[in-house]
Molecule: transfer RNA
Organism: Acetobacteraceae bacterium
RNA sequence: GCGCGAGUGGCGAAAUGGUAACCGCAGGGGUCUCAAAAACCCCCGGAGGAAACUCCUUGCCGGUUCGAGUCCGGCCUCGCGCACCA
Numbered sequence: 001g002c003g004c005g006a007g008u009g010g011c012g013a014a015a016u017g018g019u020a021a022c023c024g025c026a027g028g029g030g031u032c033u034c035a036a037a038a039a040c041c042c043c044c045g046g047a048g049g050a051a052a053c054u055c056c057u058u059g060c061c062g063g064u065u066c067g068a069g070u071c072c073g074g075c076c077u078c079g080c081g082c083a084c085c086a
Base pairs, nucleotide, nucleotide: 001082002081003080004079005078006077007076010025011024012023018066027043028042029041030040031039045056046055047054048053059075060074061073062072063071
């Protein structure tokens, strides 16, 4: 350089055009207990808010579409293969 694949919360990941983060781990709070463990209940992407709720987020920038994490173009990073290695 060429080809293929991947990039989503703190982590593993789901959703493959139609409510992003299902489910699990980690974490926080609580019930129970003399105390702990276990078990059970609640919360758990970010920002704002007393709350109701609102806004934003799928590597980056554009495009298509009523609607994009998903499709298209360019770029960045990582992995694998191929080529080059005078």